[in-house]
RNA sequence: UUCGACGGGAGCAGGCGCUCGCUGGCGGUCCUUCGGGGCCGCGAGAGGAAAGUCCGAGCUCCACAGGGCAAGAUGCUGGGUAACGCCCAGUGGGGGUGACCCCGAGGAAAGUGCCACAGAAAGGAAACCGCCCCGACCGCCUCCGGGCCGUCGGGGUAAGGGUGAAAGGGUGGGGUAAGAGCCCACCGCGUCGCCGGUGACGGGGACGGCAAGGUAAACCCCAUCUGGAGCAAGGCCACAUAGGGAGGCGCAGGGGGCGGGAAACCGCCCCCGAGAGGACGGCCCGUCCGAGCCUCCGGGUAGGUCGCUCGAGGGCCACGGCAACGUGGCUCCUAGAUGAAUGGGCGCCGGCACGACGCGGGCGACCGCGGCGCGCGACAGAACUCGGCUUACAACCCGUCGAACCAU
Numbered sequence: 001u002u003c004g005a006c007g008g009g010a011g012c013a014g015g016c017g018c019u020c021g022c023u024g025g026c027g028g029u030c031c032u033u034c035g036g037g038g039c040c041g042c043g044a045g046a047g048g049a050a051a052g053u054c055c056g057a058g059c060u061c062c063a064c065a066g067g068g069c070a071a072g073a074u075g076c077u078g079g080g081u082a083a084c085g086c087c088c089a090g091u092g093g094g095g096g097u098g099a100c101c102c103c104g105a106g107g108a109a110a111g112u113g114c115c116a117c118a119g120a121a122a123g124g125a126a127a128c129c130g131c132c133c134c135g136a137c138c139g140c141c142u143c144c145g146g147g148c149c150g151u152c153g154g155g156g157u158a159a160g161g162g163u164g165a166a167a168g169g170g171u172g173g174g175g176u177a178a179g180a181g182c183c184c185a186c187c188g189c190g191u192c193g194c195c196g197g198u199g200a201c202g203g204g205g206a207c208g209g210c211a212a213g214g215u216a217a218a219c220c221c222c223a224u225c226u227g228g229a230g231c232a233a234g235g236c237c238a239c240a241u242a243g244g245g246a247g248g249c250g251c252a253g254g255g256g257g258c259g260g261g262a263a264a265c266c267g268c269c270c271c272c273g274a275g276a277g278g279a280c281g282g283c284c285c286g287u288c289c290g291a292g293c294c295u296c297c298g299g300g301u302a303g304g305u306c307g308c309u310c311g312a313g314g315g316c317c318a319c320g321g322c323a324a325c326g327u328g329g330c331u332c333c334u335a336g337a338u339g340a341a342u343g344g345g346c347g348c349c350g351g352c353a354c355g356a357c358g359c360g361g362g363c364g365a366c367c368g369c370g371g372c373g374c375g376c377g378a379c380a381g382a383a384c385u386c387g388g389c390u391u392a393c394a395a396c397c398c399g400u401c402g403a404a405c406c407a408u
Stems, first nucleotide, its partner, number of pairs: 001404009014349007022045002025042007047379001051390002054388005059230004071226005076090005091105001092103004106221002111219002113215003128161002130157008139148003169187006188210001189208004194203003234306004244297006253272008277289004313332008351376002354373002357370005
């Protein structure tokens, strides 16, 4: 210098000023039906992820003797934490030359299932090619003992080839007709001691025998854990409406006719007459409509209010710890909307990249400075609150480390 690995910071299109608004707070002042409202001033007002709503909690309501089944989650070890499926430190395995990164990492000798295609055979298997032995036949050679090639039949063989992700331990030697854990050495595997470690595990020893393929983000088995719903939780206030309950007022009453009927009575029609309440209207009279109207209680929907933001809180320092984190001291207060505020305008100054130009440096590639032009400035917006995880993110800044090359 180039290419990388890891960690951290910061991230409202940046900074300053002026100005107009919005949300909520405090103070003053005026009005008020005492609930509150108007005006003025002061200071405050989105994030590292506010997101996804995936885990774990606080808080609230409901449920709850105890045990079991089912369902779900987690799954190497030790620690941290209020808790966790999170974090830290390790172990084992895998990747990278390396810094470093990744892992859903219990059990496959409890059982069941599956193992595509290819292949003869895919799990207590299998003989396709090959290799070897025996028999028969044909042919050739012969030193007449026999040997060789081919075809057919019977048998042995998992060494070699071929198929496959995977072929029933691997490599080497012995052995054999050819082969084979058939035997041996080493490696692998299993069992039992020993040593180190809190532990996962590591190191080494003896013995065994090749028995035990893979797959559990297939069923399953084992161990541990788990009650449900969520701030639209839930509490309070209150003359909404409709519906519910209680009470009050009213729909009166009189006469006649017709029909039915043994009668009591019932139905229809006509006339007189009463009528709470309502409409018109400023009010009364009046006119019209008229069978419902009024009061109280209750529940708590629309509404208001609490919950609501000071909390397992942030920062700095000291101590303990490898670390996550813990303990102590000092210090800070930082949005609370709900048809849902956090925005707009103007001026000045900046950041980064690119382009051509000018000046300076350098042998050069190029570097620095200056003004000009053009462009860029992300992902995204609280909604009860915390701890995590995951996902998205422009242009940046800082630190540590690795590899290659160059110079000294």